[in-house]
Context: one part of a larger RNA
RNA sequence: CGUAGGAAGUUUGAGAGGACCUGUCCUUAGUACGAGAGGACCGGGAUGGACAUAGCAAUGGUACACCAGUUGUCACGCCAGUGGCACAGCUGGGUAGCUACCUAUGGAAUAGAUAAACGCUGAAAGCAUCUAAGUGCGAAGCUAACCUCAAGAUGAGACUUCCCAUUCGCAAGAAGUAAGACCCCUAGAAAGUGACUAGGUUGAUAGGUCAUAGAUGUAAGUGCAGUGAUGCAUUAAGUCGAGUGAUACUAAUAGGUCGAGGA
Numbered sequence: 001c002g003u004a005g006g007a008a009g010u011u012u013g014a015g016a017g018g019a020c021c022u023g024u025c026c027u028u029a030g031u032a033c034g035a036g037a038g039g040a041c042c043g044g045g046a047u048g049g050a051c052a053u054a055g056c057a058a059u060g061g062u063a064c065a066c067c068a069g070u071u072g073u074c075a076c077g078c079c080a081g082u083g084g085c086a087c088a089g090c091u092g093g094g095u096a097g098c099u100a101c102c103u104a105u106g107g108a109a110u111a112g113a114u115a116a117a118c119g120c121u122g123a124a125a126g127c128a129u130c131u132a133a134g135u136g137c138g139a140a141g142c143u144a145a146c147c148u149c150a151a152g153a154u155g156a157g158a159c160u161u162c163c164c165a166u167u168c169g170c171a172a173g174a175a176g177u178a179a180g181a182c183c184c185c186u187a188g189a190a191a192g193u194g195a196c197u198a199g200g201u202u203g204a205u206a207g208g209u210c211a212u213a214g215a216u217g218u219a220a221g222u223g224c225a226g227u228g229a230u231g232c233a234u235u236a237a238g239u240c241g242a243g244u245g246a247u248a249c250u251a252a253u254a255g256g257u258c259g260a261g262g263a
Stems, first nucleotide, its partner, number of pairs: 001152001005163007015149004021049007033038001051106005059100004066093005071086006110144003118136003164262001166175003180258004184200005205251003208247005214240003221234005
């Protein structure tokens, strides 16, 4: 821009893409077959590999603004307590998120038309012949079936709901609006200049606060014991990023722009 008014939402599916893999074991059955050795088809079940998709409840990894321990040195006048630097100084743990080695699921079943192959009926050619007329069966393959996208499918589809018939103008057209949308702002398990999604006071969108989950592991100060290092008590303490719930305290204020009149 189009889809002959303007919007919001829900859809149909022409068409396109993806997927399509396979082992071993048990059973049928030591049966059929075979002198024996050996040893099935068909059918039923179990469990794997690789691959793919999704996920983080569990198992782990990571976790550079979490907690603790600790070495050297510098600083806060000193002690104590802290902070800076030293690979994140080093070490031990670790929430959310992300993640795999982890977890879940998938390939199927089925139908149709077929290939090779195998037939039935059957002439040309009194026989024979699967083929010439006719008619079956038959594959990991083909068409569907499964998953995803999909009406620019210009053949532009369908359904539901909302907005209405203003003003100016001879007309062409223009203007202010409606439903609605955007700008703007608060944000995001969404993205990475954008889109998408949740919200914008008729509000829990983010921050803060409170509570709580969870992490770390018993803070500082004081008292007691010990010459002291240190230990014990107060104390399952103190501290804490992302989780969950609540709460308008802070910030989403205010405002602006666009948007039909139906050939």